[in-house]
RNA sequence: UCAGAAAAAUGGCAAACUUAUUGAAAGAUAAGGGCGCAAAAUCACAGGUCUAAUGCUUUUAAGCAAUGACGGCUGGUUUACCUGA
Numbered sequence: 001u002c003a004g005a006a007a008a009a010u011g012g013c014a015a016a017c018u019u020a021u022u023g024a025a026a027g028a029u030a031a032g033g034g035c036g037c038a039a040a041a042u043c044a045c046a047g048g049u050c051u052a053a054u055g056c057u058u059u060u061a062a063g064c065a066a067u068g069a070c071g072g073c074u075g076g077u078u079u080a081c082c083u084g085a
Stems, first nucleotide, its partner, number of pairs: 001085004012037002017032006035072001041078001043076001045075003048070003054065005
C1' cells in the first nucleotide's frame, strides 16, 4: 500500500426497554441492559429523516421554514485493531 472479516488475539462499541437528569420538541447524557456492529471510530460535506420553541402565512388551528437534532439511513472525508499478500 492492497485485500478480507473464515479462524485467532487485545479486546472495543452498544439497539429495544427501564430508571434518573436535561430539552419547547425531536433528541441528548448517566447507570442497568444487549439487538446487533470489522469502522456501530471522526467530521453535519452531499442527499435523506425527525422536531417546530421562534418566525412567517392563512385565520385560530392548521400550513411552511432550522438557526435544533439523527453518523446504528446512504454516499463521501480523516484516522485506526487483527489476519493475509
Predicted 3D model of an 85-nucleotide RNA (c-di-GMP-I riboswitch aptamer) from Oceanobacillus salinisoli. The organism belongs to Oceanobacillus, within Bacteria. The sequence was found by an Rfam model in a public genome assembly.